[in-house]
Molecule: Lysine riboswitch aptamer
Organism: Solibacillus faecavium
RNA sequence: AUAAACGAUAGAGGUGCAGUAUUUAAGAGUAAAUUGCUCGAGGAAGAACAAUUCCAGCGACAGCAAUUGAAAGGGAAUUCUGCCGAAGUGAAAUACGUAUUGUUCACGUGUUUUGCUGGUUUUGCAUUUAAGAAAUGUAAGAUUGUCAGAACUUUAUGUUCUGGAGAGCUAUCCUGAAA
Numbered sequence: 001a002u003a004a005a006c007g008a009u010a011g012a013g014g015u016g017c018a019g020u021a022u023u024u025a026a027g028a029g030u031a032a033a034u035u036g037c038u039c040g041a042g043g044a045a046g047a048a049c050a051a052u053u054c055c056a057g058c059g060a061c062a063g064c065a066a067u068u069g070a071a072a073g074g075g076a077a078u079u080c081u082g083c084c085g086a087a088g089u090g091a092a093a094u095a096c097g098u099a100u101u102g103u104u105c106a107c108g109u110g111u112u113u114u115g116c117u118g119g120u121u122u123u124g125c126a127u128u129u130a131a132g133a134a135a136u137g138u139a140a141g142a143u144u145g146u147c148a149g150a151a152c153u154u155u156a157u158g159u160u161c162u163g164g165a166g167a168g169c170u171a172u173c174c175u176g177a178a179a
Stems, first nucleotide, its partner, number of pairs: 007173005014084001016083004021078004032068007042055003046105007087117012118144011146164007
């Protein structure tokens, strides 16, 4: 003198990610309620078993007809907010909830640990769902940003090809190893 690693701060990708609010399509003429008729003993809640509780021959449950007639989760558009492992997802543990208690599951919402995915999108298959919408997983493509390598050249940080992953990349600061 060059300057690695660690750490801090600020940024970029773009149909970028997530959430709130409003409107809206679908859910659906469905569930449910009322009335009438038929049947005639059980029925109710996420599922099974046992008990409790509630309803029930003043007709449960179920079926038919008529009348009235929703909602949730998820979707679309717009706005606002927070951001760039934004976020999503698998596994494990744990807390709460699903009429009450007990046992076993299942589902939903959180927290922690850990694995995978750079972003968007198309198609096939699977799961979830009312759904052919959408989401998730997986496989094969397309496209895009970034870094590395190679080649070409008009030397622009350009074009083409190959490959990697966000624990990445760019900029600045701190620090100042080895040779």